A computed fold for a 145-nucleotide RNA from an uncultured Synechococcales cyanobacterium, annotated as Guanidine-I riboswitch aptamer.
The sequence was found by an Rfam model in a public genome assembly.
Of the family's consensus pairs, 96% are formed in the model.
RNA sequence: UAAAUUUGCUUCUAGGGUUCCGGUUCAAGUUUGACUACUUUUGAAUGUCUGGUCCAAGAGAAGCAGCUCGAAUUAAGGUUCCUGAUGGAUCAGCUCACUCAGGGAACUUAAAACAGCUACACGGCGGGAUAAAAGCCCGGGAGAG
Numbered sequence: 001u002a003a004a005u006u007u008g009c010u011u012c013u014a015g016g017g018u019u020c021c022g023g024u025u026c027a028a029g030u031u032u033g034a035c036u037a038c039u040u041u042u043g044a045a046u047g048u049c050u051g052g053u054c055c056a057a058g059a060g061a062a063g064c065a066g067c068u069c070g071a072a073u074u075a076a077g078g079u080u081c082c083u084g085a086u087g088g089a090u091c092a093g094c095u096c097a098c099u100c101a102g103g104g105a106a107c108u109u110a111a112a113a114c115a116g117c118u119a120c121a122c123g124g125c126g127g128g129a130u131a132a133a134a135g136c137c138c139g140g141g142a143g144a145g
Base pairs, nucleotide, nucleotide: 007065008064009063010062011061012060015055016054020052021051022049023046024045025044026043027042028041029040067116068115073111074110075109076108077107079105080104081103082102083101084100085099088096089095120140122143126138127137128136
């Protein structure tokens, strides 16, 4: 100086706004002999409304994976050794070559418990999505050390 890796998902939290629910306010209707209040219906406004739903952290949490290593064991592959069978060569046997079956040995590959690793991390402005906003996304960015 250059390249690669530093991971993913689930559930939550800090935090976030207001689509829906709820709350509050106003208006109309209902209720009432009338008015206010209460009951109840509809609409509008309101997140400087504690909330439920919803969104949510690279530098927040927990868990499960991913990654590394890899025992016994299991499976597969070819190599080698032994045994048996069939046919061929041979007078016969040994032996040779081929084919089939079974068993043993180590080797290679895959799976596999246990174990190990998952370090470090200052960070704008601005823009984007969603109903809307945010430690969401752009972004372990720009930049700084």